A computed fold for a 71-nucleotide RNA from a Chloroflexota bacterium, annotated as transfer RNA. The RNAcentral record of the sequence draws on ENA. A source record names the gene trnG. Model confidence (mean pLDDT): 81 of 100.
[in-house]
This record gives sequence, C1' cells and structure tokens, in this order.
RNA sequence: GCGGGUGUGGCGUAGUGGUAGCGCACAACCUUCCCAAGGUUGGAGUACGGGUCCGAUUCCCGUCACCCGCU
Repeated sequence: GCGGGUGUGGCGUAGUGGUAGCGCACAACCUUCCCAAGGUUGGAGUACGGGUCCGAUUCCCGUCACCCGCU
C1' cells in the first nucleotide's frame, strides 16, 4: 500500500428498516439484629461525519480505532 472483518450502557452480548433488549455490575427500597443471598424499582448505550428513506443500530459513502490476510 491492497483486501476482509469488528465497533451497541461500566463489562459481556442480541437485534437483516418501525418503542434498543438480556446477563453481570451500579443506586434506592423491601426482607435481616448486621452481612450475604433473594425480591421490586430505577439510572445508563447504537465509534464519528454525511447520504437514502415517512422512519436507519440495520442500507450506501467517507473517516477513525482494533483484528486477520496479502504484498
């Protein structure tokens, strides 16, 4: 330099155009003499920019980071 893949809460991970879920973690409350376990509720996320579309995590273009291969 060329080609391919990945990027979603603090961490891990689903979601092939129509309300962004799940697990762990975190906070509050219930339970308990206290802790732990358990239960209820809550906060928090689509790498960045642009395009298509009534509507984009999803489709298209570019950029960035990481991984793999080729040279």